This is a predicted structure of a 98-nucleotide RNA (SAM riboswitch aptamer (S box leader)).

[in-house]
RNA sequence: AACUUAUCAAGAGCGACUGAGGGAACAGGCCCUGUGAAGUCCGGCAACCUGCUUAAUUGUAAGGUGCCAAAUCCUGCGGUAAAGCCGAAAGAUGAGUA
Numbered sequence: 001a002a003c004u005u006a007u008c009a010a011g012a013g014c015g016a017c018u019g020a021g022g023g024a025a026c027a028g029g030c031c032c033u034g035u036g037a038a039g040u041c042c043g044g045c046a047a048c049c050u051g052c053u054u055a056a057u058u059g060u061a062a063g064g065u066g067c068c069a070a071a072u073c074c075u076g077c078g079g080u081a082a083a084g085c086c087g088a089a090a091g092a093u094g095a096g097u098a
Stems, first nucleotide, its partner, number of pairs: 002097007013042001015041003021032003026076004043068003048064003051060002072090001077087004
């Protein structure tokens, strides 16, 4: 990488360094950004797996991940009268499989 499966409308800094870009890819939008993007460190959130714990998937947050603008920022395919709603695809993350 592939396959299976669960979740994706909640939550998370007025810190330090740095210094121009960023919001997955393509297209179209719309946004964020020198009142400081991305990155690193610290900090935090959550609780999927392990651990410990409980009468209890009850709690904890030590270990392994993950995450910290906007719904996975929105649309892109299908259904419906529909700007709405439902679903799919794609993607992200965890756990598992040969």
Background:
Of the family's consensus pairs, 94% are formed in the model.